A computed fold for an 85-nucleotide RNA from a Pirellulales bacterium, annotated as c-di-GMP-I riboswitch aptamer. Rfam family: c-di-GMP-I riboswitch aptamer. Its family is annotated with cyclic-di-GMP binding in the Gene Ontology. Rfam describes the family as follows. GEMM was predicted in a large-scale screen for bacterial structured RNA regulatory elements. The coordinates come from a structure-prediction model, not an experiment, and the mean pLDDT is 88. The sequence was found by an Rfam model in a public genome assembly.
RNA sequence: CCUCGACAAAGGCAAACCAGCCAAUAGGCUGGGACGCAAAGCCUAGGGCCAACGGGGUUCGCCCCCUGGCAGCCGGGUUGCCGAA
Repeated sequence: CCUCGACAAAGGCAAACCAGCCAAUAGGCUGGGACGCAAAGCCUAGGGCCAACGGGGUUCGCCCCCUGGCAGCCGGGUUGCCGAA
């Protein structure tokens, strides 16, 4: 240095849920709160998933389009703390 990740040390993030606000919705932001996380830091919508006000179709089950969302589903890029085996 690379790989790797410990019942190690120091620190970090924060799911569900609750409150307020925004949104048609998915969802987002802030605060509280911790299920988890070794990149759950940052970027990326390629695969996947979700919503669907509006528009179209329909065998009335739903499907498609516009559009929007999720990076804590997978993948890719990039930076970085610690050091047992």